[in-house]
RNA sequence: AGCGAAGUAGGAAUUGGCGCGUUAAGUUGUCAGCGGCUGGGGAGUCGCCCUGAACCGAAAAGCCGGUCGGAAACGAUCUGGCUUGCGAUGCCUUUUCCGCACCCGUUGCU
Numbered sequence: 001a002g003c004g005a006a007g008u009a010g011g012a013a014u015u016g017g018c019g020c021g022u023u024a025a026g027u028u029g030u031c032a033g034c035g036g037c038u039g040g041g042g043a044g045u046c047g048c049c050c051u052g053a054a055c056c057g058a059a060a061a062g063c064c065g066g067u068c069g070g071a072a073a074c075g076a077u078c079u080g081g082c083u084u085g086c087g088a089u090g091c092c093u094u095u096u097c098c099g100c101a102c103c104c105g106u107u108g109c110u
Base pairs, nucleotide, nucleotide: 001110002109003108004107005106010098011097012096013095016092017091018090019089020087021086022085030053031052032051033050035049036048037047040104041103042102060084061083062082063081064080065078066077067076068075069074
């Protein structure tokens, strides 16, 4: 010098676990912010996060229990419990894939 490689924030799918909501929080999208983070260093984005705002917006069902009414059957109700669902649902976790674009660095071969 040439040709390769690794590694970020994070993203997608996936395994297991624990939760949250179902009285609608969260999620997705939009806007704002002398905000923060963003391969080992520098710089930084069209990347990510945080905070705020306005908007949009949903799936419940069964069983048990308590209470009230009732002679009972049963009905009403609940701050309750369990199960199955539902949610662009949260966190941790397994595996696979994707993931610096500028300058330098690391590393392999020649």
This is a predicted structure of a 110-nucleotide RNA (THF (Tetrahydrofolate) riboswitch aptamer). The coordinates come from a structure-prediction model, not an experiment, and the mean pLDDT is 78. It was read from a public genome assembly, where an Rfam model found it. Rfam family: THF (Tetrahydrofolate) riboswitch aptamer. Gene Ontology term of the family: tetrahydrofolate metabolic process. Rfam's curators write: Tetrahydrofolate (THF) riboswitch was first reported for Ames et al. as an RNA motif in 5' untranslated (5'-UTR)regions of folate transport and biosynthesis genes in Firmicutes genomes.